[in-house]
A computed fold for a 476-nucleotide part of an RNA from an uncultured bacterium, annotated as small-subunit ribosomal RNA, 3' major domain. Its Rfam family is "Bacterial small subunit ribosomal RNA". The coordinates come from a structure-prediction model, not an experiment, and the mean pLDDT is 85.
Context: one part of a larger RNA
RNA sequence: UGACGGGGGUCCGCACAAGCGGUGGAGCGUGUGGUUUAAUUCGAUGAUACGCGAGGAACCUUACCUGGGCUAGAAUGUGAGGGAAUGAUCUGGAGACAGAUCAGUCAGCAAUGACCCGAAACAAGGUGCUGCAUGGCCGUCGUCAGCUCGUGCCGUGAGGUGUUGGGUUAAGUCCCGCAACGAGCGCAACCCCUAUGUUUAGUUGCCGGCACGUAAAGGUGGGGACUCUAGACAGACUGCCUGCGCAAGCAGAGAGGAAGGAGGGGACGACGUCAGGUCAUCAUGGCCCUUACGCCCAGGGCGACGCACGUGCUACAAUGGCGCAUACAGCGGGUCGCGAGCCGGUAACGGUCAGCCAACCUCUAAAAGUGCGUCUCAGUUCGGAUCGGGGUCUGCAACUCGACCCCGUGAAGCUGGAAUCGCUAGUAAUCGCGCAUCAGCCAUGGCGCGGUGAAUACGUUCCCGGACCUUGUACA
Repeated sequence: UGACGGGGGUCCGCACAAGCGGUGGAGCGUGUGGUUUAAUUCGAUGAUACGCGAGGAACCUUACCUGGGCUAGAAUGUGAGGGAAUGAUCUGGAGACAGAUCAGUCAGCAAUGACCCGAAACAAGGUGCUGCAUGGCCGUCGUCAGCUCGUGCCGUGAGGUGUUGGGUUAAGUCCCGCAACGAGCGCAACCCCUAUGUUUAGUUGCCGGCACGUAAAGGUGGGGACUCUAGACAGACUGCCUGCGCAAGCAGAGAGGAAGGAGGGGACGACGUCAGGUCAUCAUGGCCCUUACGCCCAGGGCGACGCACGUGCUACAAUGGCGCAUACAGCGGGUCGCGAGCCGGUAACGGUCAGCCAACCUCUAAAAGUGCGUCUCAGUUCGGAUCGGGGUCUGCAACUCGACCCCGUGAAGCUGGAAUCGCUAGUAAUCGCGCAUCAGCCAUGGCGCGGUGAAUACGUUCCCGGACCUUGUACA
C1' cells in the first nucleotide's frame, strides 16, 4: 500500500422486511449428469454451465459409429497433352464411382482464345492437441462510482497528498474548507424510442362539412378540418413562489404545465479481476497425422433409459369447463412468396382463382372480454398423458425419428416436505398476436408486440452483495 475480520462508523441494492405469483409433488417438453451403446460427436460446470454454443439433427447439417471406396486428393492458380461447351440414354453398384453409346462440332485465314477433361510438379487438407503460447469477441464484479496522471509539497524509502474533512447527490454529482493546483478515463449530457403541442406535406392513409350512391360500406366526386403517417421545431431549466440552508441543495396535496425535480425506456460498461469462456465462428504460434487423425458415399447415431438435477409447458377446476352469438390492438412478414372469394371435405387440407413487390392486396381470426344457455363439486362435461384405428401435408425419403386433423381410449394429478426463485407500475399476474431460423418441424424455446391490469414497502435489527472512512493483523 492492499486484502481480510463471526471490528467499528456512514450509505446503497427486490438484499431483507411488507406483498403478489411461482419452483420443489403430477404428466409431458427441453437441457445436463449418470448409465448404456459399434457410436450415443464436441464444448459449456457455484454465483458467471444445465430451452447454453444450436436463430430449426429424418438425408444434408455432422464433426461420431459400421461398412464400401480415393490418394496431388473435395476447392483455387500455373500446367505438357486432348476435346467446343453441352445434352440424352444404357450397364454394374446401396451409393460414391466405373464403363459404354448417341447427338452436338464455338470465335478466328492462321497463330491462338473462351469453356471442359487432364499426366508430372509447385502448392493441399485436418471440427487433431494446447484458451495455461495468443489475437479477436464475450461473461462476471457492475451502470458499481470508482481508476489514474502532470507539476508542486511531504517521506531515507515503499509511498502519501490531490481523491481525506463538513454538507449534498443516483453519481469522485455539486458546494464549502484544505499544500495543493490542474488534467485524463469513467458519471452526466450529446444519440434513439416514447409522453404534449406547433408547422410542413396529403397517397395507397383519413372523412367533420357539401354532393352522389348502397342491402351495407370513404364506394365515388371532393376536402386537409380530424385521426394518422414522417420531416422540422417548441417544450422541463428547481426557471417562478414559500420555507430551511453560507453555498451546493432539500422540502411543498404551491403556481403554471401534456409532462416536475434524472418524466418513462433503450443504446452506451472506466483502470482492472476471475491464467473466467471460446484453437469447434474466424484468425493464429508451437506440436501432431499424411494410401490417413485428410477426402467421397450408403446406412446408423447425435432421439438409447433403472435413475438424479436444472429450466419450462399443461393442470389439479365454478374468478372455472363447454356451446352459440358478438366487440376492440400493436409490432411485423410476403413473388421459389402472402393468398381473399368460391367449391369439396366433420377437419387437417385439397381444387380453382382475384389482388398484391404491398399505409393499396394478403397473412388477419386477435384472445382474455361481453351477452345468453348448460354443467353443481364429482377424479367430474376438471385434467389431458398414454395407447388403438383412420387420414392430411412437406419432402427423393417420415421404420429408427416430422408436424397436423378426425374417431375411440381416457393415466397421474384434489395446491405440493425441507428448501428456493421472480417482481416496486402500465411493473407482477394474466390474454392472445408477430418475427428470425425454416422444404417440413419435434417452438411449451428465443426475440419482439399490444390487450386487461393489481398488492405492498413500517423500516434497515437480521441474511446476501457492494461503496467510502476508520481500526486490528503472525496474510501478500